[in-house]
Molecule: RNase P RNA; transfer RNA
Organism: Chloroflexota bacterium
RNA sequence: GAGGCGGCCGGACGGCCGCGACCGGCUCCGCGAGGCGUCGUUCGAGGAAAGUCCGGGCUCCAUAGAGCAGGCUCGCGGGUAACGCCCGUCCGCCGUGAGGCGAGGACCAGCGCCACAGUGACGAUGCCCGCGUUCGCGCGGGAGUGAAACGCGGCAAGCUCGAGCCGGAGCAAGACCAAGUAGGAGGGCGAAAGGCGGCGUUCGCGCCGCAGCAGGUGACUCGCUCAGCCCUCGGGUUGGUCGCUGGAGGGAUCGGGUAACCGAUCUCGGAGAUGGAUGGCCGUCACCGGACUUCGGUCCGGGACAGAACCCGGCUUAGAGGCCGCGCUCCAGG
RNA sequence: GGGCCCAUAGCUCAAUUGGUCAGAGUCCCCGGCUCAUAACCGGGUUGUUGCUGGUUCAAGUCCAGCUGGGCCCACCA
Numbered sequence: 001g002a003g004g005c006g007g008c009c010g011g012a013c014g015g016c017c018g019c020g021a022c023c024g025g026c027u028c029c030g031c032g033a034g035g036c037g038u039c040g041u042u043c044g045a046g047g048a049a050a051g052u053c054c055g056g057g058c059u060c061c062a063u064a065g066a067g068c069a070g071g072c073u074c075g076c077g078g079g080u081a082a083c084g085c086c087c088g089u090c091c092g093c094c095g096u097g098a099g100g101c102g103a104g105g106a107c108c109a110g111c112g113c114c115a116c117a118g119u120g121a122c123g124a125u126g127c128c129c130g131c132g133u134u135c136g137c138g139c140g141g142g143a144g145u146g147a148a149a150c151g152c153g154g155c156a157a158g159c160u161c162g163a164g165c166c167g168g169a170g171c172a173a174g175a176c177c178a179a180g181u182a183g184g185a186g187g188g189c190g191a192a193a194g195g196c197g198g199c200g201u202u203c204g205c206g207c208c209g210c211a212g213c214a215g216g217u218g219a220c221u222c223g224c225u226c227a228g229c230c231c232u233c234g235g236g237u238u239g240g241u242c243g244c245u246g247g248a249g250g251g252a253u254c255g256g257g258u259a260a261c262c263g264a265u266c267u268c269g270g271a272g273a274u275g276g277a278u279g280g281c282c283g284u285c286a287c288c289g290g291a292c293u294u295c296g297g298u299c300c301g302g303g304a305c306a307g308a309a310c311c312c313g314g315c316u317u318a319g320a321g322g323c324c325g326c327g328c329u330c331c332a333g334g
Numbered sequence: 335g336g337g338c339c340c341a342u343a344g345c346u347c348a349a350u351u352g353g354u355c356a357g358a359g360u361c362c363c364c365g366g367c368u369c370a371u372a373a374c375c376g377g378g379u380u381g382u383u384g385c386u387g388g389u390u391c392a393a394g395u396c397c398a399g400c401u402g403g404g405c406c407c408a409c410c411a
Stems, first nucleotide, its partner, number of pairs: 001330003004326006011285007019044003023040004028035002046305001050316002053314005058170004070166005075089005090104001091102004105161002110159002112155003122151001127142006174242004184233006195210006218226001235410003249268008287302006335407007344360004353391001362378005384400005
């Protein structure tokens, strides 16, 4: 000088005004629960809050077990709540190297494909050389083409086989209250029993009668329906409360482990909006760029990507600038 | 906030199990026919297969990540 790997920050402080949330004070309203307004304290975006690509928690629905179908993963071992994530290691490829990347099981189960070139692309023998020859050819070697050539050829991010994992939907899940509507129409389901006879038949079944069974008790013992639950159509509303943030949470020390990670102890309180708050201005300082300079400084400009919406663990993508560590590498010189 | 789908010439669509130079119709351009225009006949230009990587000898097709566009989900009886 050029790189490699790992980690961190994402301006700081102060003043004024504004917005949202909890709590407290005051005024007003209300019988009350409480509500409107105002004042004060405290708190108020991210490393990706993003894409919604994986995995889980949670909620509802479904569900005997197991299998089929469908989807996904793939050396081996470990970590984890789980994973397609992470760690270690073997092998292969790339790089001078530090290092990086890998869907990396099986074409001795079966099917399929192998363009062009080449004699020949899966049962093929054209060329050259050598040997043998019953002159038909056989055996061995070589050149050439190509990703791949008598060799158990190449391809599974082709079908497939093997092993393993997965029930479905998602906080607009779901629960409750209030207002309002035609408290509407059609179809299906349920607790037990589901047998016999007759008729019809499109041979699936339907109707009638008898027998049998019988859940719930609000109605009705007529009878298996209303009510209940689900789907579709139609109607009404555009309100409120819960879920709603303390969780596989952050930090420090010690211990175990090569590591990912795990355990113990101490400590911290860090958002919950619902048309959706987290902003603006000024001053000082720090950073970056440009111009000027009497080298003390002065002036001007700039600060990205992006913005919570149930919550976590990952991956990927976007991204101005800056910092730290390495007993990591290469090149040149001393 | 959540779920699902699509992208090939200017436009509408094809492309077999991945295979040789990605094709049709329409639009446009040139020539013919006509007094002239349309219709008709003949010929021609169409393209980063949305983008970037990967698998493969080979990708429009298979896989992954982005970009752009479209559709659906509210409560109550």